[in-house]
Molecule: c-di-GMP-I riboswitch aptamer
Organism: Gammaproteobacteria bacterium
This record gives sequence, C1' cells and structure tokens, in this order.
RNA sequence: AGCUGACCAGGGCAAACUCGCCGAAAGGCGGGGACGCAAAGCUACCGGUCUACCGCUCCUUCGGCGACGAGGGAGCCACGACGGCGGAGUUGCCAGU
Repeated sequence: AGCUGACCAGGGCAAACUCGCCGAAAGGCGGGGACGCAAAGCUACCGGUCUACCGCUCCUUCGGCGACGAGGGAGCCACGACGGCGGAGUUGCCAGU
C1' cells in the first nucleotide's frame, strides 16, 4: 500500500417513534430513543427515488351585459430533497493476510 471482516481492543454512528424548530412539501436541525450499520464518516459527480412552492397546459365554480375579476381541481415540471438506494471519489480504527 492492497485485499478480507471471522476473532481481539477502544469504541463510533443512530432507523422507526416522539418533543421542539425551519420548510409549500419532500425533507433538514436539536433533545429523547435504538432498527440496524465495518465506513450508517464526508462529497449530489453518474444513475435511481421523493416532493411540487413557482411556472406551463387543461377542466371547473362564483360574480359580471361584456371586457374581465376571484377561487377550486387534474396533469407535467426541479432550480428543492434523499449519502441508512446503487455506483463513483475521498478520509479513517482494529485484526488477519
């Protein structure tokens, strides 16, 4: 330095759920809590998944002589998110080889 993760040692992280905060949401942050994890350390580069505020298209309701105004719904859409979905990059403890 590479590979492996049975054993040893020090340990580490923290799912669901819950409380508080941020967010339109997905989700994130902090406290509690442990399902699990040899990188469940870090990084949105590639794929995949999630959400849809805004935007676009269509439908519809109400008001109006009309022009138009005010709502509701559906579809599409990341510039948002997920590192505990896979790949990739990068850093790292112990042990064995």